A computed fold for a 73-nucleotide RNA from a Muribaculaceae bacterium, annotated as transfer RNA.
[in-house]
RNA sequence: GACCUCAUAGCUUAGCUGGUAGAGCACUCGAUUCUUAAUCCUGAGGUCCUGGGUUCGAAUCCCAGUGGGGUCU
Repeated sequence: GACCUCAUAGCUUAGCUGGUAGAGCACUCGAUUCUUAAUCCUGAGGUCCUGGGUUCGAAUCCCAGUGGGGUCU
């Protein structure tokens, strides 16, 4: 330098052919318990890496960039 791949909640991640984002763990509240742990219930937490474009509508499609991993030279 060229190419491939990944980026979504604090962490690990799902998300099909574009229709308005979910789960587990962790955290909050409560129940149970003498207390803790475990278990159960409940709630909060994400404008989906950044900036543009297409579209009635973008996590998803297109372009550019940033960062991680990999292959080739």
Taxonomically the source falls in Muribaculaceae (Bacteria, Pseudomonadati, Bacteroidota, Bacteroidales).
Its Rfam family is "tRNA". It is annotated as a transfer RNA.